[in-house]
RNA sequence: GGACCCCUAGCUCAGUUGGUCAGAGCAGCGGACUCAUAAUCCGUUGGUCCUGGGUUCAAGUCCCAGGGGGUCCA
Numbered sequence: 001g002g003a004c005c006c007c008u009a010g011c012u013c014a015g016u017u018g019g020u021c022a023g024a025g026c027a028g029c030g031g032a033c034u035c036a037u038a039a040u041c042c043g044u045u046g047g048u049c050c051u052g053g054g055u056u057c058a059a060g061u062c063c064c065a066g067g068g069g070g071u072c073c074a
Base pairs, nucleotide, nucleotide: 001073002072003071004070005069006068007067010026011025012024013023019057028044029043030042031041032040050066051065052064053063054062
């Protein structure tokens, strides 16, 4: 330098052919249980969907540019 892949809640990830709240587990918070802790159970908070444009009635989901990370080639 080139090719390809990835970037969604604090962490790990899911999200069908663009179209009903953007979700799960863990973590956090509140509660139950217990003499107490852990475990377990119930409830709950939390997101500029990397950034900026574009297409569209509508984009996390398609296109372009940029940024970050990874693999391979040179």
The RNA shown here (transfer RNA) has 74 nucleotides and comes from a Bacillota bacterium. Its Rfam family is "tRNA". Its family is annotated with triplet codon-amino acid adaptor activity in the Gene Ontology. Rfam classes the family as a transfer RNA. Rfam's curators write: Transfer RNA (tRNA) molecules are approximately 80 nucleotides in length. Lineage of the source: Bacteria > Bacillati > Bacillota.